A computed fold for a 491-nucleotide part of an RNA from a Candidatus Nomurabacteria bacterium, annotated as small-subunit ribosomal RNA, 5' domain. NCBI's taxonomy places the organism under Bacteria, Bacteria candidate phyla, Candidatus Nomuraibacteriota. Its mean pLDDT, the model's own confidence on a scale to 100, is 88.

[in-house]
Context: one part of a larger RNA
RNA sequence: GGAUGAAUGCUGGCGGCGUGCCUAAUACAUGCAAGUCGAGCGGAAACAUGGGUAGCUUGCUACCUGAUGUCGAGCGGCGGACGGCUGAGUAACGCGUGGGAACAGACCCCAAACUGAGGGAUAACUACUCGAAAGAGUGGCUAAUACCGCAUAUGAUCUUCGGAUUAAAGUCUUCGGACGGUUUGGGACUGGCCUGCGUCAGAUUAGAUAGUUGGUGAGGUAAUGGCUCACCAAGUCGACGAUCUGUAGAUGGUUUGAGAGGAUGAUCAUCCAGACUGGGACUGAGACACGGCCCAGACUCCUACGGGAGGCAGCAGUAGGGAAUCUUUCACAAUGGACGAAAGUCUGAUGGAGCAACGCCGCGUGCAGGACGAAGGCCUUCGGGUCGUAAACUGCUUUUAUAAGCGAGAAAUAUGAUGGUAACUUAUGAAUAAGGAUCGGCUAACUACGUGCCAGCAGCCGCGGUCAUACGUAGGAUCCGAGCAUUAUCC
Repeated sequence: GGAUGAAUGCUGGCGGCGUGCCUAAUACAUGCAAGUCGAGCGGAAACAUGGGUAGCUUGCUACCUGAUGUCGAGCGGCGGACGGCUGAGUAACGCGUGGGAACAGACCCCAAACUGAGGGAUAACUACUCGAAAGAGUGGCUAAUACCGCAUAUGAUCUUCGGAUUAAAGUCUUCGGACGGUUUGGGACUGGCCUGCGUCAGAUUAGAUAGUUGGUGAGGUAAUGGCUCACCAAGUCGACGAUCUGUAGAUGGUUUGAGAGGAUGAUCAUCCAGACUGGGACUGAGACACGGCCCAGACUCCUACGGGAGGCAGCAGUAGGGAAUCUUUCACAAUGGACGAAAGUCUGAUGGAGCAACGCCGCGUGCAGGACGAAGGCCUUCGGGUCGUAAACUGCUUUUAUAAGCGAGAAAUAUGAUGGUAACUUAUGAAUAAGGAUCGGCUAACUACGUGCCAGCAGCCGCGGUCAUACGUAGGAUCCGAGCAUUAUCC
């Protein structure tokens, strides 16, 4: 000198674009953050419409009716493995980069073939029972794109090449079809696995290792493999640093530097890991699953003491910790996602607004004239000098401000949270807007007074003991300017 997710002190006008718990992966009140499909199903709790019956206050009330729009709860399908958050763990094929073979895939695309005939249940519902609750049980009834046989087999799998095994589901319709279902092959993209090289410090860590290293066989997996097991052999790694200990998410990048290099890993992007702590599997194309399940533990809450409920490292917000970090906001209008044939519903993703000079950038706080060099302050050799064209005063302008008007684009044909926003036009009137640090040398900028080794200053050298340009105040000056200094950290 540059830089920062900064903090502190003094000060503070506006706009644009960004950024905002670095500490306690501490504990969480409250609300919301993942649903959707009635064109899969039986149905009808609520609302609305129609129809019927009764009462009458003659347009209202009660009851019935799934008939219609719709739809709570339920069965079923798809999605809750994405998106969002965090960095505790991890020195590792975790990441980066380059290769590889023994694999899988829901949705999507292409191609081929098929979609026949049946069956038995079960939730909802209903009748009871238990329980404070959470919830649970028994009997009865019912449906399906839920479940299960049979048939068929282009194909596919296995094969001793004889053969054996293996599917399916319908719904809507304007009757044209549309959306589906099953099997197989290919593609797209995604993921799992192996591997060369690279990837912090310590030797005041020198030996480490028994499923350990390899083989045979078996099991297991989508798949290779000690991944697991039985048997056999005794290997394997290590001063080219094994093992152990400490620290740490990795990278693209960021920052500094002429570069080499050093430091760093906020925001944004890619990958990994985690979801109160530890363990486990289930479902599923995919998880060993943040807002799923089970077990154990710590903690919190409810309880009728028998038993139950919970997990903000989602968005806001609270307490605590801390030098320190925001609103319990608006909208699905855009982009994207889930579901749906669609209309659409959901979406704290996202788009916006709010707060904070936290950062970068831009703009403003007027411009021109004006000497009796006014008053006043300060200094003075008492002559004057200086603040100083500075002010007053005269003329001008209106960025900004305030008020009014007009008013986009983001949206396709319709739909705008932002927002009557941006921009534009007019009016008013210099009107609404300057501070901070420093002035001994380094280092740009000096005098007076006060103080008297005191009070104090200080980055280093050092100032202060009665003449202090170094302390404090004032005048003046210098530097930067909506900032200026200080502190911390990196180069």